The RNA shown here (Bacterial small signal recognition particle RNA) has 90 nucleotides and comes from an Actinomycetes bacterium. A source record names the gene ffs. It matches the Rfam family "Bacterial small signal recognition particle RNA". Rfam's curators write: The signal recognition particle (SRP) is a universally conserved ribonucleoprotein involved in the co-translational targeting of proteins to membranes. Rfam classes the family as a non-coding RNA gene.
RNA sequence: GACCCCCCGUGCGGUGUCAUCUCGUGAACUCCCCCAGGGCCGGAAGGCAGCAAGGGUCAGCGGGCGCUGGCAGGUGUGCGGGGGGUCCUC
Numbered sequence: 001g002a003c004c005c006c007c008c009g010u011g012c013g014g015u016g017u018c019a020u021c022u023c024g025u026g027a028a029c030u031c032c033c034c035c036a037g038g039g040c041c042g043g044a045a046g047g048c049a050g051c052a053a054g055g056g057u058c059a060g061c062g063g064g065c066g067c068u069g070g071c072a073g074g075u076g077u078g079c080g081g082g083g084g085g086u087c088c089u090c
Stems, first nucleotide, its partner, number of pairs: 001087013015072005021064005031056003039048003
């Protein structure tokens, strides 16, 4: 000086996994919206509460890894540090 191996750290990538990411379901006993009919108030205009239907969503449940994030490795590669080895030259 060249090359190889091991360890640590770190960047990027890949893979796997999980989710507070994502999809579905989900209050048919008590959430939210909107509330036909019917009810109540009113002389009327109009107002009030509000069941069903409809819509949304919490917990929960089920699925997924395309996105986002976490974690992991007998993972690829770059960089930095440490250790060891082989060869060459003097």